[in-house]
RNA sequence: AGUUUUCUUCGGAAACGAGAUAUUUCUCUACUGGCGGUAACAGUCCGCGAGCGAUCAGCUAAUCCGGUGGAAUUCCGGAGCCAACAGGUUCGGUCUGGAGGGGAGAAGAAGGCU
Numbered sequence: 001a002g003u004u005u006u007c008u009u010c011g012g013a014a015a016c017g018a019g020a021u022a023u024u025u026c027u028c029u030a031c032u033g034g035c036g037g038u039a040a041c042a043g044u045c046c047g048c049g050a051g052c053g054a055u056c057a058g059c060u061a062a063u064c065c066g067g068u069g070g071a072a073u074u075c076c077g078g079a080g081c082c083a084a085c086a087g088g089u090u091c092g093g094u095c096u097g098g099a100g101g102g103g104a105g106a107a108g109a110a111g112g113c114u
Base pairs, nucleotide, nucleotide: 001114002113003112004111005110006109007108008107009106010105015029017028018027019026030094031093032083033082034048035047036046037045043081044080051059052058063079064078065077066076067075085097086096087095
């Protein structure tokens, strides 16, 4: 250094805004962005996770243009778009709940093997 076993810790953010009789659900405005990968930093490329499902198969959102560069749908400029399930005086990414849960994974410790 590689690999493997056991264990520990960590592991999802965001409106007491304005209007309408009333809603953080409508309209306007504002705000948020899990994990791994990818020639370079990603909500929007590839995949994973949460959710649904018989817990099997499977299903599950969204981007373009210009610039720089060896390399960027990832950076810079511009204009967009998307956001599980259940709830309730309306239709929720931002409220409440399942959840003091689970979890992709991350870091560390100890032992074995090479």